[in-house]
Context: one part of a larger RNA
Molecule: small-subunit ribosomal RNA, central domain
Organism: uncultured prokaryote
């Protein structure tokens, strides 16, 4: 390489959009590039293979055949693939009506709590722990009352509930805005799927500039614990956490499960929508789209998966190929840096 694989053994890019490419619905006519059939030419010799023969045998040599799986020319076939052409509506999309939603961005508003500030009441403790101490407090703390300030987060509702491609999204109101879903009519008429490169988004931490800073809190300091304690516990506490703009581009970015389509028993919960029938004022049956559990067949090394497949198939992409060395070195690209990405070998078991 071929082959075989990728939930947990090595292996699905963190997730979109999309270029090239690959693949692609039903049907008419046509073409003949692929495809198939016939014929012809060529495919040097030697070699290989088969059958003979010659050196005493063999190696070796000689003769004949086959083969040289290929290429070219030509005559046909027209099912399939491709090209051209006309049509179709089941894929896809658009319009319309409707309800659901923490989807996104911006602006404004609210209450509880926390800390701080000044004031009132009030007096000796408070705080913290396994127990303590550091710490705060007679310069009046803790507690309590009304008031003021600030920043951050939004209790209950809350739900294997909802929305989003993923990261993620949770107080309320307004504005702008994306997507999905249901319904049935109309329109376009294959406009589709995937997607190497590319491009955009991308938790937390981190970085740059300028703000902000209540609480929490790496680092740090102190108190304990301990044989020690550079920890776990306690008292403090700086970056940070928050905002704006710009970087970074990584995560157990997980369903450790790429995307699309079709097919293959059911049962039971739940979310959103619609029609019909029955009963009747919310239930039953049925249906579409999600989200869970249990399970036929089947699959799996087992665990388990099981119409939300890890079942049965088709198409496209990514990735794996013994452990360590190593996701490292070197080089390239990117980055302010931290580093990221691409990615070996010697050696060793």
């Nucleotide at each position: 390489c071929u082959g075989g694989g990728c939930g947990u053994a090595a292996a699905g890019c963190g997730c979109g959009c999309g270029u090239a490419g690959g693949c692609g619905g039903c049907u008419u006519u046509u073409u003949a590039a692929g495809u198939c059939a016939g014929g012809g030419g060529u495919g040097a010799a030697a070699u290989c293979c088969c059958g003979g023969g010659g050196c005493u045998c063999a190696a070796c040599c000689c003769c004949g055949g086959a083969a040289c799986u290929g290429c070219c020319c030509u005559u046909g076939a027209a099912a399939c693939u491709g090209g051209a052409u006309g049509g179709c509506u089941a894929g896809a999309a658009u319009a319309c009506u409707g309800g659901a939603g923490a989807g996104g961005u911006g602006a404004g508003u609210g209450g509880a709590a926390u800390u701080c500030c000044g004031a009132g009441u009030g007096u000796a403790g408070a705080g913290g722990u396994g127990a303590a101490a550091u710490u705060c407090g007679u310069a009046g703390a803790u507690a309590u009352u009304a008031g003021g300030a600030a920043g951050a987060a939004c209790a209950c509702c809350a739900g294997u509930g909802g929305c989003g491609a993923a990261g993620g999204c949770g107080a309320c109101u307004c504005a702008c805005u994306g997507g999905a879903c249901a319904g049935g009519u109309a329109u376009u008429g294959a406009c589709g799927c995937u997607g190497a490169g590319g491009u955009g988004c991308g938790a937390a931490a981190g970085c740059g500039u300028g703000g902000g800073g209540a609480g929490c809190g790496a680092a740090c300091a102190g108190g304990a614990u301990u044989a020690g304690a550079u920890a776990c516990c306690c008292u403090g506490g700086u970056a940070g956490u928050c905002c704006a703009c710009g970087c970074c581009g990584u995560a157990a970015a997980c369903g450790a499960u790429g995307g699309a389509c079709a097919c293959u028993a059911g049962g039971u919960g739940u979310u959103g929508g619609g029609g019909u029938a029955g009963c009747a004022u919310g239930c039953u049956a049925u249906u579409c789209a999600g989200u869970g559990c249990c399970g036929a067949a089947g699959c799996u090394a087992a665990c388990g998966c099981g119409u939300u497949a890890a079942g049965u198939g088709u198409c496209c992409c990514g990735c794996c190929u013994g452990g360590g060395g190593a996701g490292u070195a070197c080089g390239g690209u990117c980055g302010c840096a931290a580093g990221a990405u691409u990615a070996a070998a010697a050696c060793u078991c």